A computed fold for a 114-nucleotide RNA from an Anaerolineales bacterium, annotated as Glycine riboswitch aptamer. The sequence was found by an Rfam model in a public genome assembly. The source organism's lineage runs through Bacteria, Bacillati, Chloroflexota, Anaerolineae and Anaerolineales. Rfam family: Glycine riboswitch aptamer. About the family: This family represents the bacterial glycine riboswitch. The literature on the family includes a 2004 paper in Science by Mandal et al., "A glycine-dependent riboswitch that uses cooperative binding to control gene expression".

RNA sequence: AUGACGUAGGGUGAGAGAGCGUUCGGCUCAGGCCGAACCGCCGAAGGUGCAAGGUCACGGGGUAAGCCGUAUCCCGUCGCCGAAACUCUCAGGCAAAUGGGUCGCUCUAUUGAC
Numbered sequence: 001a002u003g004a005c006g007u008a009g010g011g012u013g014a015g016a017g018a019g020c021g022u023u024c025g026g027c028u029c030a031g032g033c034c035g036a037a038c039c040g041c042c043g044a045a046g047g048u049g050c051a052a053g054g055u056c057a058c059g060g061g062g063u064a065a066g067c068c069g070u071a072u073c074c075c076g077u078c079g080c081c082g083a084a085a086c087u088c089u090c091a092g093g094c095a096a097a098u099g100g101g102u103c104g105c106u107c108u109a110u111u112g113a114c
Stems, first nucleotide, its partner, number of pairs: 006110009019039001021038007040094003046090001047088001049086001053081003057077008
C1' cells in the first nucleotide's frame, strides 16, 4: 500500500567566494564581449588525494596434554577497499548576467514499510 523512509532526474524559490587586472588583435554607437600571452586570486559544477577501520598474501609468536596437521588470537610487512564542507587547484570561476555545493516546495520514475 490512494505508497512511509530512500535513490535518480525535472520545475520553481533562495544561494557564498575571488582583479569590470595588464598588453596585443578582432567585434560593438557605447557599455562591454571574444581570442592569445602574462601576473594576482577563489572553491560550492565536475574531478584528484587519504584517516579510523576492513581485507588478501607472506613472516614471527601464543593457545588447544606431547608431535604432525587443523582451528583461532596477537605483532609486523606489502597490496587493495575506504568519507567530507578536509585537500589539490586539473577543470571551472573572479562587476552585472549566466553558472553554482546545499536547502524549501512540488512533479516524474524506481524501490517497498516504517